[in-house]
Molecule: transfer RNA
Organism: Chinchilla lanigera
């Protein structure tokens, strides 16, 4: 100095957080795989401050590089 968000890889420039892959179920098949469909899975590293409202802004800390 940079980074920390779903199991993994990554988005989201103050207004109730998404994608791809993986896993699960359904469909298909003699069966498996592929394809297709559906649903699930996060209180965003921790603690405070600012604000009507914070993943986003400020401070401190922790971890990794």
């Nucleotide at each position: 100095g940079a980074u920390a968000u779903a199991g993994c890889u990554c988005a989201a420039u103050g207004g109730u957080a998404g994608a791809g892959c993986a896993a699960u179920u359904g469909c298909c098949u003699a069966g498996c795989a592929c394809a297709c469909a559906a649903a699930u899975g996060g209180c965003u590293c921790u603690g405070g401050g600012u604000u009507c409202a914070a993943u986003c802004u400020c401070c401190a800390g922790u971890a990794u590089c």